Notes: The RNA shown here (Lysine riboswitch aptamer) has 179 nucleotides and comes from Petrocella atlantisensis. Model confidence (mean pLDDT): 81 of 100. The organism belongs to Petrocella, within Bacteria. It matches the Rfam family "Lysine riboswitch aptamer". About the family: Riboswitches are metabolite binding domains within certain messenger RNAs that serve as precision sensors for their corresponding targets. Allosteric rearrangement of mRNA structure is mediated by ligand binding, and this results in modulation of gene expression. This family includes riboswitches that sense lysine in a number of genes involved in lysine metabolism, including lysC.

[in-house]
RNA sequence: AACGAAAGUAGAGGCGCGAUAGCUAAGAGUCAUUAUAUGGAUGCAUUCAGGUGCAAAUGAUGUAUAAUUAAAGGAGAUGUCGCCGAAGGUUUGGGUUACCUGUAAGCCCCUUCCUGGGCAACUGGUUAACAGCCAUUUGACUGUCGUAUACCUUGCGUAUAUGAAGUGCUACUUGUGUC
Numbered sequence: 001a002a003c004g005a006a007a008g009u010a011g012a013g014g015c016g017c018g019a020u021a022g023c024u025a026a027g028a029g030u031c032a033u034u035a036u037a038u039g040g041a042u043g044c045a046u047u048c049a050g051g052u053g054c055a056a057a058u059g060a061u062g063u064a065u066a067a068u069u070a071a072a073g074g075a076g077a078u079g080u081c082g083c084c085g086a087a088g089g090u091u092u093g094g095g096u097u098a099c100c101u102g103u104a105a106g107c108c109c110c111u112u113c114c115u116g117g118g119c120a121a122c123u124g125g126u127u128a129a130c131a132g133c134c135a136u137u138u139g140a141c142u143g144u145c146g147u148a149u150a151c152c153u154u155g156c157g158u159a160u161a162u163g164a165a166g167u168g169c170u171a172c173u174u175g176u177g178u179c
Stems, first nucleotide, its partner, number of pairs: 002178002006174006014084001016083006023076002032068007042055004046104001048102004087115003093109005116142002119139003123135004144164008152155001
């Protein structure tokens, strides 16, 4: 010099990932409120169960008509910010949301496992909604590395086929070991 264990730093994939702000559409002439009529015993406090409290024959839930009339979650393009296990699911435990206890669900943190990435389609779940999101499967596409073949300008280049997974790959630095 070269090979190459480990550690650190910086990067690449592209309709790339996520957060956030205002705007816009939808949510929706829906929920809800009031009035009238009908009706006749239940209704409210996030799902369900138990309890507790409140309202109710001076008329509950509901139904019809009329008037008034939202919001949340989610979405789109734009701007800003953080990034490349970005992130998304799954699992264990904990915290929190409410009158109390438990349970379901939402949000946050830890933990187990899966997924390289985006796209499309079927199916299932969620949702007001084939808008979106989530999951399995399938399909081609794409990036990385390996293997094989062919070509040539012989560079680890181009093309084809095939396989693997991000605890990967590339570059640099430190630097154990071989020589």